The prediction has a mean pLDDT of 75. Two RNAs folded together computationally: RNase P RNA and transfer RNA, 491 nucleotides in total. It holds a member of the Rfam family "Bacterial RNase P class A". It is annotated as a ribozyme.
RNA sequence: AAAGUUUGACAGACAAUCGCUGGCGGCUGUGAGGCCGCGAGAGGAAAGUCCGGGCUCCGCAGGGUAGGAUGCUGGAUAACGUCCAGUCGGCGCGAGCCGAAGGAUAGUGCCACAGAAAUGGACCGCCGAUGGCCGGCCUCGUGCCGGCACAGGCAAGGGUGGAACCGUGGUGUAAGAGACCACGAGGACCGUUGGUGACAACGGUGCUGGUAAACCCCAUCUGGAGCAAGACCGAGAGAACACAGCAUGAAAGCUUCGGCUUUCGGCACCCUUACCCGGGGCGUGUUCGGGUUGGUUGCUUGAGCCCGUCAGCAAUGGCGGGCCUAGAUAGAUGAUUGUCGCUUCGUUAGUGGGAGGGUCGUUCCCGAUUGGACCACCGGAAGCACAGAACCCGGCUUAUGGCAAGCUUUCCGC
RNA sequence: GGUCCCAUAGUUCAGUCUGGCAGAACGCUGCAUUGUCAGUGCAGAGGUCAGGGGUUCAAAUCCCCUUGGGACCGCCA
Numbered sequence: 001a002a003a004g005u006u007u008g009a010c011a012g013a014c015a016a017u018c019g020c021u022g023g024c025g026g027c028u029g030u031g032a033g034g035c036c037g038c039g040a041g042a043g044g045a046a047a048g049u050c051c052g053g054g055c056u057c058c059g060c061a062g063g064g065u066a067g068g069a070u071g072c073u074g075g076a077u078a079a080c081g082u083c084c085a086g087u088c089g090g091c092g093c094g095a096g097c098c099g100a101a102g103g104a105u106a107g108u109g110c111c112a113c114a115g116a117a118a119u120g121g122a123c124c125g126c127c128g129a130u131g132g133c134c135g136g137c138c139u140c141g142u143g144c145c146g147g148c149a150c151a152g153g154c155a156a157g158g159g160u161g162g163a164a165c166c167g168u169g170g171u172g173u174a175a176g177a178g179a180c181c182a183c184g185a186g187g188a189c190c191g192u193u194g195g196u197g198a199c200a201a202c203g204g205u206g207c208u209g210g211u212a213a214a215c216c217c218c219a220u221c222u223g224g225a226g227c228a229a230g231a232c233c234g235a236g237a238g239a240a241c242a243c244a245g246c247a248u249g250a251a252a253g254c255u256u257c258g259g260c261u262u263u264c265g266g267c268a269c270c271c272u273u274a275c276c277c278g279g280g281g282c283g284u285g286u287u288c289g290g291g292u293u294g295g296u297u298g299c300u301u302g303a304g305c306c307c308g309u310c311a312g313c314a315a316u317g318g319c320g321g322g323c324c325u326a327g328a329u330a331g332a333u334g335a336u337u338g339u340c341g342c343u344u345c346g347u348u349a350g351u352g353g354g355a356g357g358g359u360c361g362u363u364c365c366c367g368a369u370u371g372g373a374c375c376a377c378c379g380g381a382a383g384c385a386c387a388g389a390a391c392c393c394g395g396c397u398u399a400u401g402g403c404a405a406g407c408u409u410u411c412c413g414c
Numbered sequence: 415g416g417u418c419c420c421a422u423a424g425u426u427c428a429g430u431c432u433g434g435c436a437g438a439a440c441g442c443u444g445c446a447u448u449g450u451c452a453g454u455g456c457a458g459a460g461g462u463c464a465g466g467g468g469u470u471c472a473a474a475u476c477c478c479c480u481u482g483g484g485a486c487c488g489c490c491a
Base pairs, nucleotide, nucleotide: 001410002409003408004407005406006405007404008403010401012340013339014338015337016336017335018334020041021040023038024037025036026035027034028033043386047397048396050395051394052393053392054391055226056225057224058223062277063276064275065274067222068221069220070219071218072086073085074084075083076082087101088099089098090097091096102217103216107215108214109211110210111209123158124157125154126153127152130151131150132148133147134146135145136144137143138141166184167183168182169181170180171179185208186207188205189204190203191202192201193200194199230297231296232295233294238288239287240286241285242284243283245267246266249264250263251262252261253260254259269281270280271279272278290490291489304323305322306321307320308319309318310317311316341384342383343382344381345380346378350377351376352375353374356366357365358364415487416486417485418484419483420482421481424440425439426438427437434471442458443457444456445455446454447453464480465479466478467477468476
């Protein structure tokens, strides 16, 4: 210098004027309100609404099933699918990055086309030891030799495929094969050692297609809805439909002796926003229409921010001190001007200097007197990203501008 | 603000659950029929399966992120 990688902080600054929304204070007004002053007023993502929690309500939420989510280990946390530290695997020369990373030895399914075969298969091929058939020989037998490829055996080789029954070599055999042996790959179990653990190393036993972001199994977690939740005030016009059951059992009271009332109980009724157990129940539900898009509250002091210190590798936590930092409701947080900062431009390419300049340095880059690198001055123009809180937090993801620091690789020079 | 759904040819839709050659109708193009047009018949073209990434041998389909579009949800009585 070039290329890359990780982390961090920032989000143009200041002033004036004119506005906008809350707060506090003062003055004024019977009141609604008006005026003045002071001070405050978007983000790292406020976004997507993808996770988790607080908070609120639901006929308290208990148990089981179903459903959903997560899935290496240890830790952090209010909690998490997040974060930190590690293990294993993959990618990269490397710094470093990525991983839904339990189970395929629980079971089921699927593996198109091609191929013989996609997990129990044989097209070409090899063999035909054994049995069969044919021929020959003799010592005439449970014999020997040759042939056929009929039964049958095999899966080495060819070829197909993303993937071919673990790979290579040997033994073995008629030919062969984890059938056996040696070495090696993967994962399972057992033992020893190290580690909290995932796991690693060594030894042994038995095993071998892939797929669980296919069903599923195992472990853990999980009630539902959401601030348009919910509470209060004001204004105001209702109507229709459905069910309010069945059997009526027991007891008590009243009685005009016909009955009536109350309490308790039962069920196949209703509710418990998937089902069952369990629990609860006698004014509730549905639809149409109307009014209003009114006000107050929830609402911003909070798992809050900053600084220091201690514990910890870290995430984070403890302690001490300091601070208060938006609450709008159709949605305020803006506009103009001036000065300065950074970048780019000097468009018949301004003015002056100018042969060297950039660089620690170079063989690198720029540059030569007509078009001149570079330096200084001058005046001006453009630009300074992504984007706007809506109950509040912790994360993730996405959008986005330049800056700084650490580290890596390659090249050059000292 | 909150909760859900959808995106496939020019248009309207299948296919997605259960992964295996991207389809149908209308429309479009060419040819034939006709004096000409319509109609009819035959043949054909036309696709980033909204975009990107992942799982898998293989993705329109399964999973994640993004973009665009749509639906529903207020209070009082």